Source information:
Predicted 3D model of a 512-nucleotide part of an RNA (small-subunit ribosomal RNA, 5' domain) from a soil metagenome. The full RNA is in RNAcentral, with records from SILVA.
[in-house]
Context: one part of a larger RNA
RNA sequence: GGAUUAACGCUGGCGGCGUGCCUGACACAUGCAAGUCGAACGGGUGCUAGCUGCCCGCAAGGGUGGCUAGCGCUAGUGGCGGACGGGUGAGUAACACGUGGGCAACCUGCCUGAGAGUGCAGAAUAACCCUGCGAAAGCAGAGCUAAUACUGCAUGUGGUUGUGGGAUGGCAUCAUCUGACAACUAAAGUCGCAAGACGCUCUCAGAUGGGCCCGCGGCCUAUUAGCUAGUUGGUGAGGUAACGGCCCACCAAGGCUAUGAUGGGUAGCUGGUCUGAGAGGACGGACAGCCACACUGGGACUGAGACACGGCCCAGACUCCUACGGGAGGCAGCAGUGAGGAAUUUUCCGCAAUGGGCGAAAGCCUGACGGAGCAACGCCGCGUGAGGGAUGAAGUCUCUAGGGAUGUAAACCUCUGUUGGGUGGGACGAAAAUUUGACGGUACCACCUGAGGAAGCCCCGGCUAACUACGUGCCAGCAGCCGCGGUAAUACGUAGGGGGCAAGCGUUAUCC
Numbered sequence: 001g002g003a004u005u006a007a008c009g010c011u012g013g014c015g016g017c018g019u020g021c022c023u024g025a026c027a028c029a030u031g032c033a034a035g036u037c038g039a040a041c042g043g044g045u046g047c048u049a050g051c052u053g054c055c056c057g058c059a060a061g062g063g064u065g066g067c068u069a070g071c072g073c074u075a076g077u078g079g080c081g082g083a084c085g086g087g088u089g090a091g092u093a094a095c096a097c098g099u100g101g102g103c104a105a106c107c108u109g110c111c112u113g114a115g116a117g118u119g120c121a122g123a124a125u126a127a128c129c130c131u132g133c134g135a136a137a138g139c140a141g142a143g144c145u146a147a148u149a150c151u152g153c154a155u156g157u158g159g160u161u162g163u164g165g166g167a168u169g170g171c172a173u174c175a176u177c178u179g180a181c182a183a184c185u186a187a188a189g190u191c192g193c194a195a196g197a198c199g200c201u202c203u204c205a206g207a208u209g210g211g212c213c214c215g216c217g218g219c220c221u222a223u224u225a226g227c228u229a230g231u232u233g234g235u236g237a238g239g240u241a242a243c244g245g246c247c248c249a250c251c252a253a254g255g256c257u258a259u260g261a262u263g264g265g266u267a268g269c270u271g272g273u274c275u276g277a278g279a280g281g282a283c284g285g286a287c288a289g290c291c292a293c294a295c296u297g298g299g300a301c302u303g304a305g306a307c308a309c310g311g312c313c314c315a316g317a318c319u320c321c322u323a324c325g326g327g328a329g330g331c332a333g334c335a336g337u338g339a340g341g342a343a344u345u346u347u348c349c350g351c352a353a354u355g356g357g358c359g360a361a362a363g364c365c366u367g368a369c370g371g372a373g374c375a376a377c378g379c380c381g382c383g384u385g386a387g388g389g390a391u392g393a394a395g396u397c398u399c400u401a402g403g404g405a406u407g408u409a410a411a412c413c414u415c416u417g418u419u420g421g422g423u424g425g426g427a428c429g430a431a432a433a434u435u436u437g438a439c440g441g442u443a444c445c446a447c448c449u450g451a452g453g454a455a456g457c458c459c460c461g462g463c464u465a466a467c468u469a470c471g472u473g474c475c476a477g478c479a480g481c482c483g484c485g486g487u488a489a490u491a492c493g494u495a496g497g498g499g500g501c502a503a504g505c506g507u508u509a510u511c512c
Stems, first nucleotide, its partner, number of pairs: 001512004006508005013382006019375002021340001026338003030335003035080003040077002043074014087293003097217007106210002111206008119153004128143001130141004158185006165178005189198003219265003226256003231253006238246001268290004272283004295316005318329004346372001348371003354368001355366004385415004395406004419453001420449006429439001456501005461482003467496005477484002
């Protein structure tokens, strides 16, 4: 000098774009953050219409039921989604990450292309009703019922497995293609008058996403020198989507290490960021990719996908409810609270846009996101007026008392209208014919008004740009280094003047 997720002191007009718990991965009140589909299903319920039963009434009519249909809402069964999106950086020195490869050792819901199919039958169970237990959370028993829920059989283009055959190729196990025999192996309907649409099943291929393996690369410490028993390898078996000591039985005795094993400390990694002429050094906040975690530890279930932030089970700590028997909870989602701290924001608006989930659609949900609010926290831009105006007012400072300085500065004259205030108009963002905008009556435009509302901070001994007076008298104080102050201090304090930067200026901390 540059830089910062900064903080502190003094000061503070506006706008745009960004950024905003670096500390306690400390504890959390409250609200919201993941639902959706009635065009999968049986119910329940409201309204409307039709038919119909009973009661009162002479009748008109009134009351109360049942069935059917349509429309709406919906707890439950079922499907898809809740594995995305959002947060955090605790752990991790590791194939975690980066980069380049490999899988002849693998999986992939939804999506795309292609081929084939969608036949017959059955048994249940929520809801509901009844009974009971419990303070509650909730639970038990009996009875009824539906499905795109569940089960059996059939069919088998195919697929899988086994046993033969042939061809091609390779990388050891083999891979690809082809044909034979045998066994096993599938399905679901809904809407619509219909056409058809949306689905369902099997298979091949693609795309996307993932899993596994390997080469190389990136911290400190030898005041850590030896480490290792599933340890290293083999055979067999199990397990997995898949290779593998991944797990197990047996056998062998190996494996790693001064090219630093093992141990200890520290740390998420990267694209990048800061600095620097570069080489290098430091860092990894925002944004983007990957990883890990979700009160702490462990576990599996479901599923195409999890060992699952707002799912389940167990244990633990903590908090809350309780009728003391027993239960409930997890903000490192968005706001917000307490605490810690030098320090870090609103319990805001909207789904209008973009994107996501579900749905045939209408649509619903979306604290993702789009916006607004707060904070000079940063960067950038603008303003606080412009021109004229005296041998130069007053005041103040200074002086050799003549004068000099502040100083064209002010006053005064002539203007301007950025910004501010007022009035009127008023968007783009909306695709798409109609309709649809949170932001927002915002930005922007026109007119009116009137210099009016808008400058400070640090420094002036040398380094380093800027000097005098008074006060003080090794005191009070200053100080980044050298050093100033003990009676004329340009170094302390105040004033006048000056220098620098400017809505900021200084200080502190950290990096180069």